[in-house]
């Protein structure tokens, strides 16, 4: 100091990355009023190339001499100024620019120099004597285009030279002294040798002596001041050199080096040194990273950050380096020299072709490069530098101005009132102010500008950028678009109602700015020192030994490296912090103080670490002892089984599988017996037992050999731990050589399976499996858990050792307790994301090693090392991607498991469907149209959908319609109506001609009415279905970080989450149940239109005694019935079962028995289920047609396919005749008795009934007769004829009657439907629709069975559990080849370029040296040599980087390509790892291994 947020999921926690918000830098889009400050502005790319001008001169007080200007003067005087070039001095080695090179003593810091230099400056001491000869300028003569240059002649000096003295250097020697840690230093003396100084000029002032008129202004000497000169010493300043320490990346750079390392001697330098040379030795550096490669000027500092850190470092300061590339020296105090020289290279320029010239990484400026950067300005006024005595001169250093939003800071773009307005918007009117702005005077400045002091004018001159789905502040606004166009950092928007695109409006943020792109930091505890991890997320090396390194037990003494502390020095300035001050404030600037985490020196401390010395025994090791063990190697011996061979017995099959076949077998198999051969293996014992470091190790015996545990506490005395490199061992497969081969068995062959089957299954079978020798070095080499040590509750097994106790059948026995070591399980604290771990840690500490840093690309490529090979070890990048993952949760699913349940499941049964004909719906086809919807269950006699017109939505034809507004038109007559004629199927519909009419007009633009036009994926409502189900939740509590769990689980029970008991749950709600209706029994009430037992009457019948019939009448209401109300059933009672419960079974009673029966109602929700065509309704569309009306047609088509039904196939039947019994409904232009007519359909009359009153009404059934098993007297399709009814109308296309015709069909394949009792089946009746038309639908009654009293096998539902890579949830997910497109990379014959290095050749030039030539010497030079360095060029080689590339290989990405189905569930053959072989592909198979495998069973162990 510490704030996070979005994105993996259905949801959760975690790991993890990506992205956002913040700061900084560069560029950029849009926009822009002003001022102040800045150490901002061609750094980034081209240390690329440059036109032009400027950037270093100065000194006359060093010197000679031209030339020019002014002045003075006749001695009382004897000047002043300028001045190109030259000689000479100093400066030009500073300043300024840039960052190419450089990984280095380059830089930083602290030191050393006893190994050094230092011009100008300061201090002190001493000194300046004598002499000499030149050369420029100038003059003369030449050469050259030029640059420039040659010869001759004159001359001065603070230029040059000689001599002297002082002095210096060297050698040898001596005595003291000084500094110092130490003399090799200093001082001093002697001797010798060598070298060997000086400069004067001017002048304030003064003196002396000459000189001066063809004009002159002069000369000489001396004193003195100041400036110089020489020598020596010291200082200061500036440098040279050396050293410790510090700061980049790569080990896919591991070995490097020959002047290399050292020595001796020399050379060279200011100075040490292999710096250079000769000789000698063979060293030196390196895992504490040499060498090589890449990158890079370093630091103060700057950005960011809490800090540690990370990143940067062009600008200002310090240091370094460079000046077109490279080399070289000269001069000088200082250079190997930015505006000096020589040479080479490349570039440019001039040229008379002979030869010359140039170097902006100085200031401006130009080209080029680029995303990227200013004026060819002013001034030396200030600061500073050079020169000068000074005045001063010069300076693109510097100071200023200009330009540029580059950065920081500051200010403004107005204020008030009223009106319009929803309004703080905007506009209008009026007023106020004037920072800024404009104009102007002064001041300011070297000058300009700014600023400051004034005057005047006028709200005037001044607002944008980005955003508004989330993160993230601001729209659930409007229009456009319609997975298009586009947006988007990430998530994601857009497929017709887009808060996400494009616009408009509004809003939000910041504001002279605001966004974008790229880069850096932070966020990131995602590189973890501070501060992370590695069982399962990425991550423990397969195991052990051990080198370096790191770490290290107890006690004592010493030391003080480390550590702590104090003092001093240093840590440049700027920067940073604080105070104060100053520009109006601020930024900025000034000043004072602090700080700059560092380094050095000195003093102190002594606990801990280190070091030295001594001791100890708890670590470690050794010794002794008796035991345990599949530890290892070698040798020997044995056993059963398989196979083969031989012999015997024996006969037809054997073998194999889901089923088969290939195969074996009459040449005798399989099978049984005996014998033999050979190889491999080692049952039982055997055990989450033992041993081993791991891999791994199992018959028995022996030999050799290793380790561990325990006991003893005898010896050593920290000897230890870990372990980078390194070494050894290392399953299976595989390789090489040799053997061996019984069984098994990759490959291979055959048989099956299959769509295919390169597999799974079967039959054969080669390598191999086995042995010896040698390689390989990998595995899910796993406890997915490195090694060592210490600490931290327990419980219970088991193996080995020891101790103690008990028992004893004394056995090598049994039992118990304690303990050490090993090996399991359970469990606390604690840990963990959780699963889980838990003294055998994944807990708490310590030491050391290895490893990880999103997924993919990839354990790949390249390089290196290893290997015979296969391959192993090491091990990237481009590119791509928003996730990939771990654990757990809820669901769903499983060709997982366990319970329970259901006639939309089965079983046992009954009747059907599926075959036929017909009816009806659907598909398909057809058609002008055959309108549309519905599509497994849950579309298909469904849309109440039985359509002749209508319906009607479809097709053909014809016609009609615009409220309202605006504009055309309209008393020269609109709308409307009409005769006749034309058009037409028809029609004042329209047209022609005319008439009537009296004010509005559909011609145009909008806008409407209407729409069965679209969207059921925008909706309401309603419905279906899961569901004939028993589930779905809530409150509080508890558990879990959380999603969530618990409750709702378990046992028993139920139709039921029904109830009972248990239980961290306790309660509750919606469902179930209760409730409502009907029906079954009884009671009460009721009594017409109902009823008639009883009484009476009447009518009818009769066999007439009597009896019967009719509710017809009176009467009655008992009974039936109607309507209303009540009772009744609750496992209440008994027995048994159960747990003494809930409840179950049986029984009694009862009309009814366990919900009596039937129905209504029917949870939270799911299915984007169905319906916009019933209505409603958003949006879209049509709008004179997609609206409205009319006529006709179609929905009724017909090669076909499907669903549902009807009628049948007949004798339990058919036909004919006769006879009987319902319930529930319906009835007004309706039901219609009854009568008549008709064969009938029907027709003509007609009573009654608006209905317990009247009407419509049964059939199967019963009786009798016939038919006699046949396509029939079954069956009725189809067709013909005649007739009837409804209706405007029955042709397409109705129903009925009669006659005739008389088809298929003789019980229906695979498959499939419904049903458990008044049910199925059979029989008819009524209603709905309806003018007419049912085989439909809804109800009603009649007759009336068979078979379960169960089960979970099939189908499905519910619950529990398990696995999961699924969650639009298995119609899921998902793998690989092939095909297509794009992208980057790898290999690649070859070819081009760059860098670097090395060898050779040529070789400018430099340095050293020899000879020769000038009379000699000096200087300089010519020529000829020698040695050496050596740029550059040519050539060969190595290393490295890069461009192009035929072709080749894999990889990544890309809505709907091909083939299969590998993986996820037991994924349908469990998966995966290593290896080998094979295969279009995923993959298959063999061998060994793992569980990160489901399921069932068994064993063992634990609780």
């Nucleotide at each position: 100091a510490u704030u996070c947020c979005g994105a993996u999921u259905g949801a959760u926690c975690c790991c993890g990355u990506c992205g956002g918000a913040c700061c900084c830098c560069a560029c950029u889009g849009c926009u822009a009023u002003c001022g102040a400050g800045g150490u901002g502005g061609g750094a980034c790319u081209a240390a690329u190339c440059c036109a032009u001008g400027c950037u270093a001169g100065u000194c006359g007080a060093a010197c000679g001499a031209a030339c020019c200007c002014g002045g003075a003067c006749u001695a009382u005087g004897g000047c002043g100024g300028g001045g190109g070039a030259g000689u000479g001095g100093c400066a030009c080695a500073c300043u300024g620019c840039u960052c190419a090179g450089u990984a280095a003593c380059a830089c930083g810091u602290a030191g050393c120099u006893a190994a050094c230099c230092u011009a100008c400056c300061c201090u002190c001491g001493g000194g300046a004597c004598g002499g000499g000869g030149a050369c420029a300028a100038c003059c003369c003569c030449g050469g050259g285009a030029a640059a420039c240059u040659g010869g001759g002649g004159c001359u001065a000096a603070u230029a040059c030279c000689c001599g002297a003295u002082a002095g210096g250097c060297g050698u040898g020697g001596g005595c003291u002294c000084c500094u110092g840690g130490a003399a090799u230093g200093g001082u001093u003396c002697c001797a010798c040798g060598c070298c060997g100084a000086a400069a004067g000029g001017u002048c304030a002032g003064c003196g002396u002596a000459c000189c001066c008129a063809u004009g002159u202004c002069g000369u000489a000497c001396g004193c003195g001041c100041a400036c110089g000169c020489c020598c020596g010493a010291g200082g200061a300043u500036g440098g040279g050199g050396c050293u410790g320490c510090g700061g980049c990346c790569g080990a896919u750079c591991a070995g490097g080096c020959u002047g290399u390392u050292g020595g001796u001697g020399g050379g060279g330098u200011a100075a040490c040194g292999g710096c250079c040379c000769a000789c000698c030795a063979a060293a030196c550096c390196u895992u504490u990273g040499a060498c090589c490669g890449g990158u890079a000027c370093g630091g103060g500092c700057c950005g960011u950050g809490a800090g540690a850190g990370c990143g940067g470092u062009a600008g200002c300061c310090c240091g370094g380096a460079g000046a077109u590339g490279g080399g070289c020296a000269c001069u000088g105090a200082g250079a190997c020299a930015a505006g000096g020289g020589c040479c080479c290279a490349g570039g440019c320029c001039c040229u008379a072709c002979g030869g010359g010239g140039c170097g902006c990484a100085g200031c401006a400026g130009g080209g080029g490069c680029g995303a990227a950067a200013c004026c060819u300005c002013c001034a030396c006024a200030a600061u500073g530098c050079a020169c000068g005595c000074a005045a001063g001169u010069g300076c693109g250093a510097u100071g200023g101005g200009g330009u540029u939003a580059c950065c920081u800071c500051g200010a403004g773009u107005g204020c008030c009132g009223c009106c319009u307005g929803a309004g703080a918007a905007a506009g209008g009117c009026g007023g106020c102010u004037u920072u800024u702005c404009c104009a102007u005077g002064g001041u300011g400045u070297a000058a300009u500008g700014a600023g400051c002091c004034g005057u005047g004018g006028g709200a005037a001159u001044a607002a944008g950028g980005g955003g508004g789905g989330g993160g993230c502040a601001a729209g659930a606004c409007u229009g456009g678009u319609g997975u298009c166009a586009g947006c988007c950092g990430c998530c994601g928007c857009g497929g017709u109602a887009a808060c996400a695109c494009c616009a408009g409006c509004c809003c939000c943020c910041c504001g002279a700015g605001u966004g974008g792109u790229g880069g850096g930091g932070a966020u990131g505890c995602u590189u973890a020192u501070u501060u992370g991890g590695c069982c399962u997320a990425a991550a423990g090396c397969g195991u052990c030994c051990g080198u370096a390194g790191c770490c290290g037990g107890c006690c004592c003494g010493g030391u003080a490296a480390a550590u702590c502390u104090c003092u001093c020095g240093u840590u440049a300035a700027a920067u940073c912090c604080a105070g104060c001050g100053u520009c109006c404030c601020a930024a900025g600037c000034g000043u004072u103080g602090g700080g700059c985490u560092g380094c050095g020196a000195g003093g102190g401390a002594g606990a801990c670490u280190g070091c030295c010395a001594g001791g100890c025994u708890a670590g470690a090791g050794g010794g002794u002892g008796g035991g345990a063990g599949a530890g290892g190697u070698c040798a020997g011996c044995g056993g059963u089984a398989u196979u083969c061979c031989u012999g015997g017995g024996g006969u037809a099959g054997g073998g194999g599988c889901g089923a088969a076949a290939u195969c074996c077998a009459u040449u005798g198999a399989u099978c049984c017996c005996a014998g033999g051969a050979g190889g491999a293996c080692c049952a039982c014992c055997a055990g989450u037992g033992g041993c081993g470091a791991a891999g791994g190790c199992u018959g028995c015996u022996g030999a050799c050999u290793a380790g561990a545990a325990c006991a003893c506490g005898c010896c050593u005395g920290a000897c230890g731990g870990u372990g980078a490199g390194g070494g050894a061992c290392g399953a299976a497969a595989g390789c090489u050589g040799g053997g061996g081969u019984a069984g098994c068995g990759a490959a291979u062959c055959g048989g099956a399976u299959u769509a295919g089957a390169u597999a799974c299954c079967c039959g054969a079978g080669u390598a191999g499996u086995c042995c010896c020798a040698g390689c390989c070095g990998u595995a899910a080499a796993c406890g997915a858990u490195g090694c060592a040590g210490g600490c931290u509750a327990g419980g219970u097994g088991u193996u080995g050792g020891g101790g103690c106790g008990g028992c004893c059948a004394c056995g090598c026995g049994c039992c118990g307790c304690c303990u050490c070591a090993g090996u399991g399980c359970c469990a606390c604290a604690g840990g963990g994301a959780a699963g889980c771990c838990a003294u055998u840690a994944a807990g708490c500490c310590u030491g050391c090693c290895g490893c990880c840093u999103g997924g993919g690309g990839a354990g790949u490529a390249c390089g290196g090392c290893c290997g015979c090979a296969a391959g192993g070890c090491u091990g990237a990048a481009a590119c791509u991607u928003a996730a990939a993952g771990g654990a757990a949760u809820u669901g769903g699913c499983g060709g997982g498991a366990g319970a329970g349940c259901a006639c939309c499941a089965c079983c046992a049964g009954g009747c059907g469907u599926g075959a036929a004909g017909c009816c009806u719906g659907c598909g398909g086809u057809u058609u002008a149209a055959u309108u549309g919807g519905a599509g497994u269950c849950a579309a298909c006699g469904c849309c109440g959908g039985g359509a002749a017109c209508c319906u009607u939505a479809c097709c053909g034809g014809g016609a009609g319609c615009g409220a309202c507004a605006g504009c055309a038109g309209g008393g020269u007559g609109a709308a409307g109506g009409c005769c006749a004629g034309g058009c037409u199927g028809a029609a004042g519909g329209u047209c022609u001609u005319g008439c009537c009419g009296g004010a509005c007009g559909a011609g145009c633009u909008g806008a409407g009415a209407g729409g069965a036009g679209g969207u059921g994926c925008a909706u309401g409502g309603c419905c279906g279905u899961c569901g004939c189900c028993a589930g779905u939740u809530c409150g509080u509590g508890c558990c879990g970080u959380g999603a969530g769990g618990u409750g709702u689980c378990c046992u028993c029970u139920u139709a039921a989450g029904u109830g009972a008991g248990g239980u961290a749950a306790c309660g509750a709600a919606c469902g179930a149940g209760a409730c409502c209706c009907g029906c079954g029994c009884c009671c009460c009430a009721u009594g017409u239109u109902g009823c008639c037992a009883c009484c009476a009457a009447g009518u009818c019948c009769u066999a007439a005694a009597g009896g019967g019939a009719c509710g017809u009448u009176g009467g009655g209401c008992a009974c039936u019935c109607u309507u209303g109300g009540g009772g009744g059933a609750c496992c209440g009672c008994a027995g048994c079962c159960g747990a003494c419960a809930a409840g179950g079974c049986u029984g009694a009673g009862g009309a009814a028995g366990g919900u009596a029966c039937g129905g209504g109602c029917c949870a939270c929700g799911g299915c984007a289920g169905g319906u916009c065509a019933g209505u409603a309704u958003g949006c879209c569309c049509c709008g004179a047609a997609u609206c409205u009306c009319c006529c006709g047609g179609g929905c009724c088509a017909c090669a076909c396919g499907c669903g549902g039904g009807c009628u049948g196939c007949a004798a339990u039947g058919g036909u004919a005749g006769g006879g009987a019994c319902a319930g529930a409904g319906g009835g007004c232009u309706g039901c219609g008795a009854c009568c008549c007519c008709g064969a009938g359909a029907g027709g003509g009359g007609a009573a009654g009934c608006c209905a317990a009153c009247c009407c419509c009404u049964a059939a199967a059934c019963c009786c009798u007769a016939c038919c006699u098993c046949a396509g029939u007297u079954g069956g009725g399709a189809u067709c013909g004829a005649g007739g009837g009814c409804u209706g405007c109308a029955a042709c397409c296309c109705g129903c009925c009657c009669u006659c005739g015709u008389g088809a298929a069909c003789a019980u229906g394949g695979a498959a499939u439907g419904c049903c458990u009792a008044g049910u199925a089946a059979c029989c008819g009746c009524c209603g709905g629709u309806c003018a007419u038309c049912a085989u439909c639908c809804g109800g009603c009654g009649g007759u009336g069975a068979a078979u379960a009293c169960g089960u979970c096998c099939c189908u499905g539902c519910u619950c529990u559990u398990u696995g999961c890579a699924c969650a639009c949830a298995c119609u899921g997910c998902c793998c690989g080849u092939c095909g297509a497109a794009c992208c980057a990379c790898c290999c690649g014959a070859a070819u081009g370029g760059g860098g670097u290095u090395u060898g050779g050749g040529u070789g400018a030039g430099g340095c050293g040296u020899g000879g020769u030539c000038g009379a000699a010497a000096g200087u300089u030079g010519g020529c000829c040599g020698c040695g050496u360095c050596g740029a550059a060029c040519c050539u060969g080689g190595g290393c490295u980087c890069u461009g192009u590339a035929a072709g080749g290989a894999g990889g990544g990405u890309u809505a709907a390509g091909u083939c299969g189905u590998a993986a996820c569930a037991a994924g349908g053959u469990g998966g995966c790892c290593g290896u080998a072989c094979g295969g279009g592909a995923a993959c298959g198979u063999g061998c060994g291994g793992c569980c990160g495998g489901a399921u069932c069973a068994c064993c063992u162990c634990c609780u």
Annotation
This is a predicted structure of a 1503-nucleotide RNA (small-subunit ribosomal RNA) from a Candidatus Bathyarchaeota archaeon. The coordinates come from a structure-prediction model, not an experiment, and the mean pLDDT is 81. Rfam family: Archaeal small subunit ribosomal RNA.